Large-subunit ribosomal RNA, domain I from Pedobacter sp. UYEF25, 534 nucleotides, folded computationally. Its mean pLDDT, the model's own confidence on a scale to 100, is 84. The RNAcentral record of the full RNA draws on ENA.

Context: one part of a larger RNA
RNA sequence: AGUACACGGGGGAUGCCUUGGCUCUCAGAGGCGACGAAGGACGCGAUAAGCUGCGAUAAGCUCCGGGGAUCUGCAAAUAUGAGCUGAUCCGGAGGUUUCCGAAUGGGGCAACCCGGCAUGUUGAAGACAUGUCACCUUAUUAAGGAGCAAACCUGCCGAACUGAAACAUCUAAGUAAGCAGAGGAAGAGAAAAUAACAAUGAUUUCCCAAGUAGUGGCGAGCGAAAGGGAAAGAGCCCAAACCCAUUUUGUUACGGCAAGGUGGGGGUUGUAGGGCCACGAUACGGUUACAAUGCAGCGAAGUGGAACGGGAUGGGAAUCCCGGCGGCACAGGGUGAUAGCCCCGUACACGUAAGCACCAUUGGCCCAGUGGGACCCUGAGUACCGCGAGGUCGGAGACGCCUUGUGGGAAUCUGCCGGCACCAUCCGGUAAGGCUAAAUACUCCUGAGAGACCGAUAGUGAACCAGUACCGUGAGGGAAAGGUGAAAAGAACCCCGAACAGGGGAGUGAAAUAGAACCUGAAACCGUGUACUU
Numbered sequence: 001a002g003u004a005c006a007c008g009g010g011g012g013a014u015g016c017c018u019u020g021g022c023u024c025u026c027a028g029a030g031g032c033g034a035c036g037a038a039g040g041a042c043g044c045g046a047u048a049a050g051c052u053g054c055g056a057u058a059a060g061c062u063c064c065g066g067g068g069a070u071c072u073g074c075a076a077a078u079a080u081g082a083g084c085u086g087a088u089c090c091g092g093a094g095g096u097u098u099c100c101g102a103a104u105g106g107g108g109c110a111a112c113c114c115g116g117c118a119u120g121u122u123g124a125a126g127a128c129a130u131g132u133c134a135c136c137u138u139a140u141u142a143a144g145g146a147g148c149a150a151a152c153c154u155g156c157c158g159a160a161c162u163g164a165a166a167c168a169u170c171u172a173a174g175u176a177a178g179c180a181g182a183g184g185a186a187g188a189g190a191a192a193a194u195a196a197c198a199a200u201g202a203u204u205u206c207c208c209a210a211g212u213a214g215u216g217g218c219g220a221g222c223g224a225a226a227g228g229g230a231a232a233g234a235g236c237c238c239a240a241a242c243c244c245a246u247u248u249u250g251u252u253a254c255g256g257c258a259a260g261g262u263g264g265g266g267g268u269u270g271u272a273g274g275g276c277c278a279c280g281a282u283a284c285g286g287u288u289a290c291a292a293u294g295c296a297g298c299g300a301a302g303u304g305g306a307a308c309g310g311g312a313u314g315g316g317a318a319u320c321c322c323g324g325c326g327g328c329a330c331a332g333g334g335u336g337a338u339a340g341c342c343c344c345g346u347a348c349a350c351g352u353a354a355g356c357a358c359c360a361u362u363g364g365c366c367c368a369g370u371g372g373g374a375c376c377c378u379g380a381g382u383a384c385c386g387c388g389a390g391g392u393c394g395g396a397g398a399c400g401c402c403u404u405g406u407g408g409g410a411a412u413c414u415g416c417c418g419g420c421a422c423c424a425u426c427c428g429g430u431a432a433g434g435c436u437a438a439a440u441a442c443u444c445c446u447g448a449g450a451g452a453c454c455g456a457u458a459g460u461g462a463a464c465c466a467g468u469a470c471c472g473u474g475a476g477g478g479a480a481a482g483g484u485g486a487a488a489a490g491a492a493c494c495c496c497g498a499a500c501a502g503g504g505g506a507g508u509g510a511a512a513u514a515g516a517a518c519c520u521g522a523a524a525c526c527g528u529g530u531a532c533u534u
Base pairs, nucleotide, nucleotide: 001533002532003531004530005529006528007527008526009525015519016483017482020454021453022451023450024449025448026447027446028445029443030442031148032147039100040099041098042055043054044053046078050074051073061094062093063092064091065090066089070082071081105114106113107112115133116132117131118130119129120128121127135145136144137143152183153181154180155179156178163170167217193200194199204231205230206229207228208227214222215221235435236434237433238379242265243264244263245262246261247260248259249258250257251256270413272378273377274376275375276372277371278370279369285366286365287364290363291362292361293360294359297356298355302350303349304348308323309322310321311320312319324341325340326330332344333343334342384408385407386406387405388404389403390402391401394420415430416429417428418427419426470477471476490518493505494504495503496502
C1' cells in the first nucleotide's frame, strides 16, 4: 500500500410525516376611492429588535349580541395588573384613524418644506389651534369626475418569429404588445331576417350539420351557413303628421299672418300603421324591465347532541383477550401504538342582530274597438351608383350582402330594400333613431367540500418572518432554508480544559449512537483494530 471483516467519522440520500401548495365542485361576492382608496412611511407595549394588531382615544375606545373562567398576541421569561358587578375571546354596528400616496392651498429629491383667508387663544405678535383654499364638467350653485384592482367584455391601434421544408401573395393573426372604456357580466337583440312555392318568426350559448359547401402561389393552409336538437325566453320606447301652451324673429292696412325654438298631449307599423273624420267605450287586464310597507324563509358568533368496563403486554393501550352498549351519529381529527362508546366533532334538532327576501297589500305606470279613404306623416348628404379599401367561408373573382375614405346623388306607400352578377315573374321585409332580463364568459376575493394531485431538488418563486437575503445605475433578476421527545422531563452537581469551546461522569427519559450541528441516517470520501498478500 492493497484485499476482507468489524467498529467509527463524514455526508444527508431513502423511508415515514405535514403546517404548505396544485386542480376542481357547489354556493356567495363581483368592487374599493375626494366621507381621501390600493399601497406605504413613521409611530403605539413595564421591558420591545422583528412579525402581527392598532393610530397621538395608537396589541387598543363605545354599544349590542354570543360565551362562561380565565386573561395580559407570536413569545416559551420576569414584573404589573384585569376578571362571575361576566374579563380575555367570538360576531355585528359605531368612534378614533399621524404623515405620504389620485393627493387636491403652493412647492417638492413620496412620507418633507412654505403659505392665503375666516374664526378663536393672547395685552400684543412675525406664535398657536380649528376650518377652508387644486383641476375638469356645469350657471360662480348643486351634483359628479380623477386613482387602484386578477381574469372575463367592447372599441381603437396592431407586429414579428414561425409555417409554406427557401420566399414575395398567403400563414402565424386581427394573435401578442400598446391605448381607451364599461359591467357583474359585457356585447348582441325584437327582421328593410332566413328561406323557397313549404314555411319559420328578436338575440345569445351548446350539440349536430362538418372538416361538409367553399376558399387557396387550388401550395401551406383557412373554413361557413341554412336546417335539426337543446339551454333560456320578453318584449318595448321615440322622431314625424295633428292638437295645446309658451317664446323669439320677420312683416303688417296693428285685426293679424308667416317662420323658428321650448314644453305637454298624440303616435310607433307591413294583413301596412298613424294623423284626420264619424260612431262607440272609460272596462277587463298587465307590471321583481317600478317604488313603499308588511311578512314566511334564509341569515353572524353560537346551543343541545347517543353509547365502556375489566385483564395481558408495554414507558404509554386506542393493540390482544373477556364481557357490554349506542347508532338518523362507524365523516374526520386528536389523545404516550391502531378508539363508534376518552376529547373535539359527526347525523339530527335549535337560535337570532345587521342584511337578503318568496309572497301579499298599496301606490305609481302601461294597455282597447269599428268604419271612412279626399288630404297629411312614417328617420337624407341617407338609399343607390362610380372609384379605393375592409368585413364575410369567399385571396377581384361571374361577386351579391354589410361597413365606408372619396366623388356624384334619389323616391315618399301607385314608395323603398332584399332573395349571391344582371333582367323578369314570384316571395320576404319596411333601412337611414333608441332601450331590453335570462340562457353565456371569468375568479383578485369569502364559505363549504372533493381529488387513481405533490409530499420538502416535489408541490406556488415562497410549508420556515419570501418577492425576503442577495445581484443589478435601472428596468429587472431572485435563492437556500421543514422534523429532539409522549412530555423540556432541554442535562442539578462533579471532573478534564485557558474556556461562555469541546468532552467524561452523574441525573432525566422507553430510548441520549433521541443532547438541541437533535427521527431514520444510504453512497462518495477519511480513519481505527484484526487477518492475509506484497